[in-house]
This is a predicted structure of a 1518-nucleotide RNA (small-subunit ribosomal RNA) from a metagenome. It matches the Rfam family "Bacterial small subunit ribosomal RNA".
RNA sequence: AGAGUUUGAUCCUGGCUCAGAACGAACGCUGGCGGCGCGCCUAACACAUGCAAGUCGAGCGAGAACAGGACUUCGGUCCUCAGUAAAGCGGCGCACGGGUGAGUAACACGUGGGUAAUCUGCCCGACGGUUGAGGAUAACGUUCCGAAAGGAACGCUAAUACUCAAUAAGACCACGGUCUCUGCGGAGGCUGAGGGAAAAGGGGGUUGGUCUUGGCCAGCACUCGCCGAUGGACGAGCCCGCGGCCCAUUAGGUAGUUGGUGAGGUAAUGGCUCACCAAGCCUUCGAUGGGUAGCUGGUCUGAGAGGAUGAUCAGCCACACUGGAACUGAGACACGGUCCAGACUCCUACGGGAGGCAGCAGUGGGGAAUUUUGCGCAAUGGGCGAAAGCCUGACGCAGCGACGCCGCGUGGGUGACGAAGGCCUUCGGGUUGUAAAGCCCUGUCGGGGGGAAAGAAUAAGCGGGGGUAACUCCCUCGCCUUGACGGUACCCCCUAAGGAAGCACUGGCUAACUCCGUGCCAGCAGCCGCGGUAAUACGGGGAGUGCAAGCGUUGUUCGGAAUCAUUGGGCGUAAAGCGAGCGCAGGUGGUCUUGUAAGUCUGAAGUGAAAGCCCUCGGCCUAACCGAGGAAGUGCUUUGGAUACUGCGAGACUUGAAUCUCGGAGGGGCGGGUAGAAUUCCCAGUGUAGAGGUGAAAUUCGUAGAUAUUGGGAGGAAUACCAGUGGCGAAGGCGGCCCGCUGGACGAUGAUUGACACUGAGGCUCGAAAGCGUGGGGAGCAAACAGGAUUAGAUACCCUGGUAGUCCACGCCGUAAACGAUGGGUACUAGCUGUCGUGGGUAUCGACCCCUGCGGUGGCAAAGCUAACGCUCUAAGUACCCCGCCUGGGAAGUACGGCCGCAAGGCUAAAACUCAAAGGAAUUGACGGGGGCCCGCACAAGCGAUGGAGCAUGUGGUUUAAUUCGAUCAACGCGCAGAACCUUACCUGGGCUUGACAUGUGAAGAACCCUGGUGAAAGCCGGGGGUGCCCUUCGGGGAGCUUCAACACAGGUGCUGCAUGGCUGUCGUCAGCUCGUGUCGUGAGAUGUUGGGUUAAGUCCCGCAACGAGCGCAACCCUCGUUCUUAGUUGCCAUCAUUAAGUUGGGCACUCUAAGGAUACUGCCGUAGUUAAUACGGAGGAAGGUGGGGAUGACGUCAAGUCCUCAUGGCCCUUAUGUCCAGGGCUACACACGUGCUACAAUGGUCGGUACAAUGCGUUGCCAACUCGCGAGAGGGAGCUAAUCGCAAAAAAACCGACCCCAGUUCAGAUUGGAGUCUGCAACUCGACUCCAUGAAGGUGGAAUCGCUAGUAAUCGGAGAUCAGAACGCUCCGGUGAAUACGUUCCCGGGCCUCGUACACACCGCCCGUCACACCAUGGGAGUUGUUUGCACCAGAAGUCACCGAACUACAUCGGUGCCGAAGGUGUGAGCGGCGACUGGGGUGAAGUCGUAACAAGGUAGCCGUAGGGGAACCUGC
Repeated sequence: AGAGUUUGAUCCUGGCUCAGAACGAACGCUGGCGGCGCGCCUAACACAUGCAAGUCGAGCGAGAACAGGACUUCGGUCCUCAGUAAAGCGGCGCACGGGUGAGUAACACGUGGGUAAUCUGCCCGACGGUUGAGGAUAACGUUCCGAAAGGAACGCUAAUACUCAAUAAGACCACGGUCUCUGCGGAGGCUGAGGGAAAAGGGGGUUGGUCUUGGCCAGCACUCGCCGAUGGACGAGCCCGCGGCCCAUUAGGUAGUUGGUGAGGUAAUGGCUCACCAAGCCUUCGAUGGGUAGCUGGUCUGAGAGGAUGAUCAGCCACACUGGAACUGAGACACGGUCCAGACUCCUACGGGAGGCAGCAGUGGGGAAUUUUGCGCAAUGGGCGAAAGCCUGACGCAGCGACGCCGCGUGGGUGACGAAGGCCUUCGGGUUGUAAAGCCCUGUCGGGGGGAAAGAAUAAGCGGGGGUAACUCCCUCGCCUUGACGGUACCCCCUAAGGAAGCACUGGCUAACUCCGUGCCAGCAGCCGCGGUAAUACGGGGAGUGCAAGCGUUGUUCGGAAUCAUUGGGCGUAAAGCGAGCGCAGGUGGUCUUGUAAGUCUGAAGUGAAAGCCCUCGGCCUAACCGAGGAAGUGCUUUGGAUACUGCGAGACUUGAAUCUCGGAGGGGCGGGUAGAAUUCCCAGUGUAGAGGUGAAAUUCGUAGAUAUUGGGAGGAAUACCAGUGGCGAAGGCGGCCCGCUGGACGAUGAUUGACACUGAGGCUCGAAAGCGUGGGGAGCAAACAGGAUUAGAUACCCUGGUAGUCCACGCCGUAAACGAUGGGUACUAGCUGUCGUGGGUAUCGACCCCUGCGGUGGCAAAGCUAACGCUCUAAGUACCCCGCCUGGGAAGUACGGCCGCAAGGCUAAAACUCAAAGGAAUUGACGGGGGCCCGCACAAGCGAUGGAGCAUGUGGUUUAAUUCGAUCAACGCGCAGAACCUUACCUGGGCUUGACAUGUGAAGAACCCUGGUGAAAGCCGGGGGUGCCCUUCGGGGAGCUUCAACACAGGUGCUGCAUGGCUGUCGUCAGCUCGUGUCGUGAGAUGUUGGGUUAAGUCCCGCAACGAGCGCAACCCUCGUUCUUAGUUGCCAUCAUUAAGUUGGGCACUCUAAGGAUACUGCCGUAGUUAAUACGGAGGAAGGUGGGGAUGACGUCAAGUCCUCAUGGCCCUUAUGUCCAGGGCUACACACGUGCUACAAUGGUCGGUACAAUGCGUUGCCAACUCGCGAGAGGGAGCUAAUCGCAAAAAAACCGACCCCAGUUCAGAUUGGAGUCUGCAACUCGACUCCAUGAAGGUGGAAUCGCUAGUAAUCGGAGAUCAGAACGCUCCGGUGAAUACGUUCCCGGGCCUCGUACACACCGCCCGUCACACCAUGGGAGUUGUUUGCACCAGAAGUCACCGAACUACAUCGGUGCCGAAGGUGUGAGCGGCGACUGGGGUGAAGUCGUAACAAGGUAGCCGUAGGGGAACCUGC
């Protein structure tokens, strides 16, 4: 310090998430030791039991018992226990200490002040006193009541208890005098006379007196007390300034309320209380109400500013079962006191009583969760006491808990065969790993044994010394005594590597990787996301990484988050400028002078408790921890100073602002009037059959006379042209002309006022359209509605009608995509160019032109800004001031509440829940029922086909034991260039198991040949023959083959083409696809490759921030066309000879063959073009503009096809998914489709005659002549390893002639019967062909669809591959041989540029709403229930206060009355929850229904407001 996550990629905005630190924690796994800390965060829930506050005999009276001893008459008595225990009166304490955080938003707390408005027991300093007298009462005794708790009556007694009296300085009270200070209220000092008000004694010591020798009395000094007053200290009360939570969906609150006068009350001020008077007081700087909460020092986090928090420790407050109340007291409205009420628990004899752990332990309960019913007063501290001492669950210690922090250990060194084992492996090895073992050491902790501290002291007691007149008093020294922890810390010895390592993680963030299992299952997950057969993400193993007696998880807080932004953010399009103006408060404010000193700056003083944090030093072995000192504590207060700036006071100024004068511009506003054009309607005329409307129609109007046209009239609404990024207005908005009234802006000139200004929360006003109310008006238009069309439907788009409304007046509504999506003001910051209004200058006779101001309104553009787009003197630039608004998406601008409205509705405005995104700008693609340019048998123009029939063939489907498998435009006469067996992968049945095939080992045998049985065959069971080759040390060994055995293994057309290679298809033979360097851009990317021409072409030329290059195009290759050279056999034959015949001689000229050359390049001419590229025309030429054809297929796309050609990873089978065999199937058949053949006939069929090819193929082959057969074919065997022989010939169509005469035919040939031929082991399932017979459908084919642009289509035959046989298929060959192309509007496909996009799996995209189902949270809801609270009334406990009251009676107890008064009751209101039949919308949910609304012109551009309508998205009007 950052990182992950929106996208195909990019930049930005923005949320979510992570890495850090912390914790009073909890949970999971694990766990050796010690030190120091910490330990009910929940039920302020209820509590058994024990303990937590007593003490003083030196204040007082009284005073046991047990045990023991003595005596005894055995009844008891006495002594000791003992002036003890226990109790009482009295004093002090119990208001401290300890607990808890319920309440409390408050002077409760913090901080700083005030008290001149106060009190303060014990303590300290100093002053003065402590005299005299009296009457009671508890304890106790007697009697009585009660179960108990307790109580009553009578009687006795003491005090440091109580009462009275005396004295009393000062203080106090009232009245005077005087001085000082003052905040004018008062305070302080001095002084005069007057008033009322005190006390208590105890303890030793000593001296004296006295008498019933033990007391009493008196004096002196001491000591502890007591009283009065005073100062202090400590503590407390009260008051004030400032500071610290949320909600405005809480905006008004308040009657003792605010103030005054008087009184009461208090320690004291005060409405604290009361009487009277006044009507105030608080509040948008947030009153009142509601919610939450103890506050602080501090703690955690953070760079800081901040944020969160308030355990332990410390300060303050509050509380003590709940509510109320007072008493006592220095202090309480009192945790372990009292009274009353309530709830709860317990006791009870039912009449009554008792209790309060939020003290320490402990129990139950609640909870994820928090300890022992321990020891001790040894230390520290507290209460009482003169003291000893007693009390002390405060405290000191121990116990439990890894709850936290800190420290230590679980060993160290050496050790390679890199052991074994595990895991992985490419089988070589790697890793675990110096790790282990082994060897040599050490001894922390633990265990055993031994020694052994500090914490203790100024206490008491004893002794010495000092002080004093003297001493018990006081000071000082010595001795003695006291330890819960605990025989603990610590030290020494022994022991033995011996007892001591786990947890999480390993896809990225984030350090760390492999194997197996699983197969969208099981599971993981903080976010992104993993898992659907090769998972580094699940589970296990191995290995690794990180921490370590802990490690992870969960929860919470801060951080990262500049994600509430003071430091330190934003608002054109991402969330965000109010629709606009006026304006109160508030905020801000021009120039100069002067005063002041509030802000500001500076100095000093006080305070900011201690602890903590920080620094230094020190103590525990170290650390944690602890001690000492310092610093800091950014704050508050007081005070001195400074005066630049701000504020405040005063004075002045003119530039901001405003006013006056003159001037022109303008759809600015309101009212009144008026004009013409047009639509509609009415009347009349002319006139006749249509009009109207649409994509096309229909509804509609019209023979009762429409439309059209002419004239006249009525009425309403709106104002063509001018008209303009022109004008005016704050915005909404404003448009014929004239008149009246009226607002604002602008220009010019001088004058006036003198900061009068800017902004503006609330508030007020204006505010399109639609809509509402009342009354008018109503021509046209037109929601709703009706009809007609369209459509699958059409609640729409289109058409015909048509009502509200649109118009006017008055009143509401208050919203719009009310937009420049841009609040207002001021100042500053390059230019260029329009336009509107109005000035000045120059010039002119004058008007323009030209130069230059001010105010508007536009277009470009620099710097700058911006995420980019863009903005740019009219800022989105640079600054200042003020206001409004934003903080992820959805839920939602919704619910509830409030305000407004007649209503519609508006304004204000959430949450639960849910998602990891939502979004902006730009980029590259793809797409568009967007645009432009261009191409292609793409359309068009033609020719011929398919789709109808029969058959062939392939496919789907169905069937089947099986009908093997694959293949979607780019499968379907395809893989298959050829299924009877084989093929064959499928089915049935029969066999084999190292196997049909390969390699290795062992044994035997050469190999091999003949043959029997059984069986469908495979196979199984046998018989016979027979030995070779090479080497040899003659034993044998080796190669090859066969058989047997066992094991490694073979084998698989089994799966995955979505794990792959290779090959192929397709876009597409389309013209494209890229790179280097440079440049531009934050970047993705762009440029180049776009543009102007041109081309078949990214072909070429020109231009250009590009310059070059590569893969494609073209060319190079093959073939055909022309020609030359070379070569002539098997080819050819012009000339010569010869024959039936190029048959032969001869020849190689020609043809041809096959090798090499040549030729064509827009080269030449003309025209066009930019002097180009190129195009058009022409010449020449066999051929002319790539001459025809072929081969050749860029980067890539389709997870395209193929694991069944082959290869191959993984998985699967292994007496079977392998392999062998027989038979069957792939050939099935209601049907559907594709591709073909043959036809439907006369451009034909049949018969006869006759002519002309080319390419190929052939020795398990082609097969001649000849013979036989109607024929398929058979016999036969010549020739040919092929320019020689054969297929092969008659090539067919064509041509010539004859018949047929338009018919289901002399067309067509399916089907079927019979008879045959050939191949083959075998034609039943299931071959081809022949002959005879049979003679089906079919008469040119619906919608639709295909091919073809020239030697092409069409038509005709021939050959070949495969192949034993089996083509209508496929491939090749030649023969005959057309028609048409105007053209690019349209269909399809493609290329380039461009626009749009919400698409990127890329339009087969995306996506909206209703409905149905499931789940979740939520609003309304008749009500019901709970809780909080206001008001009114009733009743009124305890208690304070006031008043009254008696017996002889002053007082008191007590009683009564009155005010107040808690819980309670009744009524009523408000707030907040729970439940709730039913109901509303919302959210979420791989594959539900209906449509297609939006994104492209989304197929009717979309959207906003409003209104109506409709299953729904939506539609329609304005």